[in-house]
This is a predicted structure of a 542-nucleotide part of an RNA (small-subunit ribosomal RNA, 5' domain) from bacterium HR10. Its Rfam family is "Bacterial small subunit ribosomal RNA".
Context: one part of a larger RNA
RNA sequence: GGGCGAACGCUGGCGGCGUGCCUAACACAUGCAAGUCGAACGCGAAAGGCUCCUUCGGGGGCCCGGUAGCGUGGCGAACGGGUGAGUAACACGUGGGUAACCUACCCCUGGGUGGGGAAUAACCCCGGGAAACUGGGGCUAAUACCGCAUAAGGCCAAUGGGACGCAUGUCCUGUUGGUGAAAGUGGGGGACCCGAUGAGGGCCUCGCGCCUGGGGAGGGGCCCGCGGCCGAUUAGCUAGUUGGUGGGGUAAUGGCCCACCAAGGCGAUGAUCGGUAGCCGGUCUGAGAGGACGGCCGGCCACACUGGGACUGAGACACGGCCCAGACUCCUACGGGAGGCAGCAGUGGGGAAUCUUGGGCAAUGGGCGAAAGCCUGACCCAGCGACGCCGCGUGAGGGAGGAAGCCCUUCGGGGUGUAAACCUCAUAAGCAGGGGACGAAUAAGGCUGACCGAAUACGUCGGCCGAUGACGGUACCCUGCGUAAGGGACGGCUAACUACGUGCCAGCAGCCGCGGUAAUACGUAGGUCCCGAGCGUUGCCC
Numbered sequence: 001g002g003g004c005g006a007a008c009g010c011u012g013g014c015g016g017c018g019u020g021c022c023u024a025a026c027a028c029a030u031g032c033a034a035g036u037c038g039a040a041c042g043c044g045a046a047a048g049g050c051u052c053c054u055u056c057g058g059g060g061g062c063c064c065g066g067u068a069g070c071g072u073g074g075c076g077a078a079c080g081g082g083u084g085a086g087u088a089a090c091a092c093g094u095g096g097g098u099a100a101c102c103u104a105c106c107c108c109u110g111g112g113u114g115g116g117g118a119a120u121a122a123c124c125c126c127g128g129g130a131a132a133c134u135g136g137g138g139c140u141a142a143u144a145c146c147g148c149a150u151a152a153g154g155c156c157a158a159u160g161g162g163a164c165g166c167a168u169g170u171c172c173u174g175u176u177g178g179u180g181a182a183a184g185u186g187g188g189g190g191a192c193c194c195g196a197u198g199a200g201g202g203c204c205u206c207g208c209g210c211c212u213g214g215g216g217a218g219g220g221g222c223c224c225g226c227g228g229c230c231g232a233u234u235a236g237c238u239a240g241u242u243g244g245u246g247g248g249g250u251a252a253u254g255g256c257c258c259a260c261c262a263a264g265g266c267g268a269u270g271a272u273c274g275g276u277a278g279c280c281g282g283u284c285u286g287a288g289a290g291g292a293c294g295g296c297c298g299g300c301c302a303c304a305c306u307g308g309g310a311c312u313g314a315g316a317c318a319c320g321g322c323c324c325a326g327a328c329u330c331c332u333a334c335g336g337g338a339g340g341c342a343g344c345a346g347u348g349g350g351g352a353a354u355c356u357u358g359g360g361c362a363a364u365g366g367g368c369g370a371a372a373g374c375c376u377g378a379c380c381c382a383g384c385g386a387c388g389c390c391g392c393g394u395g396a397g398g399g400a401g402g403a404a405g406c407c408c409u410u411c412g413g414g415g416u417g418u419a420a421a422c423c424u425c426a427u428a429a430g431c432a433g434g435g436g437a438c439g440a441a442u443a444a445g446g447c448u449g450a451c452c453g454a455a456u457a458c459g460u461c462g463g464c465c466g467a468u469g470a471c472g473g474u475a476c477c478c479u480g481c482g483u484a485a486g487g488g489a490c491g492g493c494u495a496a497c498u499a500c501g502u503g504c505c506a507g508c509a510g511c512c513g514c515g516g517u518a519a520u521a522c523g524u525a526g527g528u529c530c531c532g533a534g535c536g537u538u539g540c541c542c
Base pairs, nucleotide, nucleotide: 001542002541003540004539006538007537008536009535010534013392014391015390016389017388018387019385020384021350026348027347028346030345031344032343035075036074037073040072041071042070043069048063049062050061051060052059053058082303083302084301092227093226094225095224096223097222098221101220102219103218106216107215108214109213110212111211112210113209114148116146117145123138124137125136126135127134128133154179155178156177157176158175159174160173161172162171163170164169184208185207186206187205188204189203192202193201194200229275230274231273236266237265238264241263242262243261244260245259246258247257248256278300279299280298281297282293283292284291285290305326306325307324308323309322328339329338330337331336356382358381359380360379364378365376366375367374368373395425396424397423398422405416406415407414408413430481431480432479433478434477435476439471445465446464447463448462449461450460451459486531487530488529489528490527491512492511493510497526498525499524500523501522507514508513
């Protein structure tokens, strides 16, 4: 000199864009943060209204309404959001490998979607419990569950051919045997068929699904080379330890796990141990080399009260799932139960120190849904804080050899100083009046052309028309009125000097050093210098 997620002191007008628990991964009241689908399926109210009957207690029917709601089922909940505790490790970065692997939804492509069965929630009945919840009996549906059929280039076994490679082997292909699938639902429809000329169905067609192969995209698992902290006042470490054989396990290799066998493996090129630490893109500094750091944003990892475990699932060993143990808090009828903000806000505590229990799904993105739409503290906005950066303003021009006050003085005068007054002009913010956004495209639906089709149905694609704004009556535009400067320094380094007070006192101080009676170094004043909505101080880095 530069920098900061800063803090502290004094001061403080406006706006834009950013940014804001660095400490206790301390404990948490309250609300919200993950649901959705009726076009998979079963059941299905109450209040209220109309009406009928009534023994006047009430009962029945219809509407509301197949609505609210309950449950089965599907998809999602493994994303998004938070934090940095742990981790010195293939965790991360970078470059490779997988002939050792997986991949729901999405895209391309081949084939299929036949025919049956048995249950079970919700519901009804009975029971246990203070509660959380829970037991028994009865009924029922499905895209829930289970057989059967069929099936390939899938898988397994046997056997043959070809191509290739990187050792195990990989790929293509032939034969034989074995094995394993599926689910429906919605829109529309002329003829024909079943049914009763009805309802409904078959049938046709279009969509969404379902099953089974192949390929892709994106995502992931595993393995390897190399790279990045400190300590030798840590020198030896190691028994699943190192390797082999066989097996188990996994999507998959592997001592990952197990049995047996061998006796290995690592280490001064620093093993082991201890300390510290999430890593990177980057950021700061520096001419560079380097040094230091890793907050916001992006990628990866790890964690979710502490420790352990598995279940479900394409995917988890799962922040707002489950089980066990522990600490803590809460409820209890003492038998037993409930909970986990390192999500958003907020509270206590710790601390020098870090925000609103705000608005909205309008946009972007995500989940579900055919869609309408629902959900979304992701996100978009608003609020608070000079915490940072940037921009703007606190007026502009004129105005005396120069008012007053104050300061200095050699008493002549000098300084503050065009500064003020005064004149002319202008007017951020704010207030009032008027106008008023961009961010919004494409939806549902309608019209229309093409395609599909038996079809002027339906559907798909294109064109035209056609809703929606939290911010916000904000930005912006016009008119009127109209307001705002401080902080530090002045001995040298270092830019800026006098007077008074004090008298080694009171005090200053980054270093050198000032102060003991004329102190440019303390305190005050005037003046001056620097920066300016900031200025200084402290801490930390270069």